[in-house]
Order: sequence, then structure tokens, then C1' cells
RNA sequence: GGGCAGUUAGCUCAGGUGGAAGAGCAUUUCCCUUACAAGGAAGAGGUCGCGGGUUCAAACCCUGCACUGCCCA
Repeated sequence: GGGCAGUUAGCUCAGGUGGAAGAGCAUUUCCCUUACAAGGAAGAGGUCGCGGGUUCAAACCCUGCACUGCCCA
């Protein structure tokens, strides 16, 4: 230098052919318990890596860049 895959909650990851974002774990509060754990209920937590474009509408499509991993040279 070239190619491929990836980047979404604190962590691990979903998200159909665009209609505006979720799960598990963790965390907070409450219930339960003498207490802790386990269990149950509720909640908080997101510029979807960054910029631009297309569109009525973008995590999703197009494009540039950044970072991570693998391969080629």
C1' cells in the first nucleotide's frame, strides 16, 4: 500500500427488504429474609465510532475518515 470482517447501554451481543433501538449480565430502589445469597417487581443508563450525502424518514443505503482484528504484498 491492497483486501475482508467489525465499531449499538458499564460488559457480552441482537436488531428481516429503511418506519426511529432491545436482551442477558452488571447497577439503583422495593418485596422476601433476623441478616446475606438466591428468587420476585420496578427503574436508571444510548450524539448506534466521526463527518457528509440519498430519502418524507437512516443503526440499516452511498461516500470519506478514524480505530480494532485477520490475510496479501